[in-house]
Context: one part of a larger RNA
RNA sequence: GGAUGAACGCUGGUGGCGUACUUAACACAUGCAAGUCAGACGGGAAACACGGGAAAUCGUGUUUCCAGUGGCAGAUGAGUGAGUAACGCUUAAGAACCUACCCUUGGGAGGGAGGGGAACAACAGCUGGAAAUGGCUGCUAAUACCCCGUAGGUUGAGGAGCAAAAGGAGGAAUCCGCCUGAGGAGGGGCUCGCGUCUGAUUAGCUAGUUUGUGAGGCAAUAACUUACCAAGGCGAUGAUCAGUAGCUGGUCCGAGAGAUGAUCAGCAACACUGGGAUUGAGACACGGCCCAGACUCCUAAGGGAGGCAGCAGUGGGGAAUUUUCUGCAUUGGGCAAAAGCCUGACGGAGCAAUGUCGCGUGGAGGUAGAACACCCACGGGCGUGAACUUCUUUUCCCUGAGAAGAAGCAAUGACGGUAUCUGUGGAAUAAGCAUCGGCUAAUUCUGUGCCAGCAGUCGCGGUAAUACAUAGGAUGCAAGAGUUAUCC
Numbered sequence: 001g002g003a004u005g006a007a008c009g010c011u012g013g014u015g016g017c018g019u020a021c022u023u024a025a026c027a028c029a030u031g032c033a034a035g036u037c038a039g040a041c042g043g044g045a046a047a048c049a050c051g052g053g054a055a056a057u058c059g060u061g062u063u064u065c066c067a068g069u070g071g072c073a074g075a076u077g078a079g080u081g082a083g084u085a086a087c088g089c090u091u092a093a094g095a096a097c098c099u100a101c102c103c104u105u106g107g108g109a110g111g112g113a114g115g116g117g118a119a120c121a122a123c124a125g126c127u128g129g130a131a132a133u134g135g136c137u138g139c140u141a142a143u144a145c146c147c148c149g150u151a152g153g154u155u156g157a158g159g160a161g162c163a164a165a166a167g168g169a170g171g172a173a174u175c176c177g178c179c180u181g182a183g184g185a186g187g188g189g190c191u192c193g194c195g196u197c198u199g200a201u202u203a204g205c206u207a208g209u210u211u212g213u214g215a216g217g218c219a220a221u222a223a224c225u226u227a228c229c230a231a232g233g234c235g236a237u238g239a240u241c242a243g244u245a246g247c248u249g250g251u252c253c254g255a256g257a258g259a260u261g262a263u264c265a266g267c268a269a270c271a272c273u274g275g276g277a278u279u280g281a282g283a284c285a286c287g288g289c290c291c292a293g294a295c296u297c298c299u300a301a302g303g304g305a306g307g308c309a310g311c312a313g314u315g316g317g318g319a320a321u322u323u324u325c326u327g328c329a330u331u332g333g334g335c336a337a338a339a340g341c342c343u344g345a346c347g348g349a350g351c352a353a354u355g356u357c358g359c360g361u362g363g364a365g366g367u368a369g370a371a372c373a374c375c376c377a378c379g380g381g382c383g384u385g386a387a388c389u390u391c392u393u394u395u396c397c398c399u400g401a402g403a404a405g406a407a408g409c410a411a412u413g414a415c416g417g418u419a420u421c422u423g424u425g426g427a428a429u430a431a432g433c434a435u436c437g438g439c440u441a442a443u444u445c446u447g448u449g450c451c452a453g454c455a456g457u458c459g460c461g462g463u464a465a466u467a468c469a470u471a472g473g474a475u476g477c478a479a480g481a482g483u484u485a486u487c488c
Base pairs, nucleotide, nucleotide: 001488002487003486004485006484007483008482010480013359014358015357016356017355018354019352021317026315027314028313030312031311032310035072036071037070040069041068043066044065045064046063047062048061049060050059051058052057079270080269088196089195091193093191094190097188098187099186102184103183104182105181106180111179112178114148115147116146117145123138124137125136126135127134128133153162154161155160167176168175169174197243198242199241204234205233206232209231210230212228213227214226215225216224246267247266248265249264250260251259252258272293273292274291275290276289295306296305297304298303323349325348326347327346331345332343333342334341335340362391363390364389365388374381375380396425398423400421401420405415432477433476434475435474436473437458438457439456443472444471446469447468453460454459
C1' cells in the first nucleotide's frame, strides 16, 4: 500500500447490485418447510337435480369432501462444518457391475397380457388402556396378494431346471397404464498412476496381518467372510503414532513465492449421541422404523411423547451477524390423463453504511472590505468566506399518467400504484471524521509544568511544549473517516 462474512468509539442524505452466528455440531416455545392421485379400489358424509310415494323416506345422476387399501414421490431440494490426512478430494486412466422415471426398438410392416383362487384394511359388533395405542369375532374391493399354463430370457458340457403380466377412461376411434428382450441417455457402485499440512523430543509397525486353494457372499471385483496351507506385507523416498484440517473451481496479495476455502458452483461427510436393519431402482434414510444412552415434556405412576446443522423466531455464548413478513405471477421440483394441488426451493419485500458503484448537500454575482471569535509586527489577516441580489431544482413534498418481467387464442403479476415519465412549489430536506515534531500533506495562541497526559517508531512533557489539553487556522479523505484484529 492492498484486502476482509469484520468489530469498536464518532458521524450519517439517497439509489442500484451484493453480503449478513467466523463463537456453543449449545438447548429449543410456536407456526410453516412433502405431498399427490377418486381416470387403481371398496366404503362414508353433504349439497343439488330428476323420478316414485299421502308422508317418513327410497332410487338414479352430478358435484364436493373424508379416513382407509393401493401407486408414485418422501434417497431430490434445503442446512451444517462435527468427523475425515482418506482413493476423501484434484487430475489422468481402467474392468468385473447396477440403474426407477425418460428415449429408441422387438427378425416377412407390430413380442406378450390365457385361466383360476384365497385374503387383509376400511366398516360392524364385543372389549383393554388415563393417554399413546391396541385385542378378538365377522364382512368386502382392487392396478394389493397367490396358484396353474405359456416364453427369441437365463443357468448348464449335456440331460434338464427356474421365472411374467392389470387394468382404467371414452359411445367409438383411441389414449393412459401392465409384463418381458435388446440398445441409449443421464445417474451411481468399484479399482488404479501422480499430487494433497506439521512433528523423529513418535523408529519400528502388522496376525485376517500378506499371498494361495476350496466354500460362502455381493449388482460387481476383492480377506468382504470362513476352513486349510505358506510366512509373508509396510518402513529413513518417514511406516506407525501424535497434532491440526472437509477437498476443489476459486478468493486475496504479489514480479514470483505466499495466504485462504464466507457468499456462488462441483464432490465427499453428518442429521440429539452410539449401533442396527427394513422398504425400495436407489438409503443403512435430516422432518421413516428398531435398540441403547443423555436431556426435555405428559401421566390416572401402569406407561407414553420428542429431536430447527430446513425458514422465521427464543434463550445462552460472544466484540459481533437480520423479519415468528409476502407470493406461487416467473424459474425449477413432486404427484396427476388433465384441471389442479403441494413447494420457507425460488421470486420478492423488510432490517443493518456490512461491502462496492453512482448521485447530492447548490450555481453565478457580491465591499459599506459588516459584526463576533482567534492571531498580530497594530499596518492587517482569517475572508467573496457570510449577509445580500439573482438563477436552477439533481434530490425532496405534493398532483397526474404508469410499465416490461406472461411463456403470443384469451385469461393469469407477489414485487407494486414500484421503476419510469409529467406538472406545481421552494435553496428549500442533507457534512463529517482523523491529523498538523521527523518519517508524512498541514501551525499559532493559551493552559499545564517529568504532573496530567501522548506514542506505529524515533521519542515529547522538569515554566517561553509547532509532540500533552482546549481554541483559532490548516491538511487529507468524504457519507464516511479513524482505531483494533487478521492475511499478502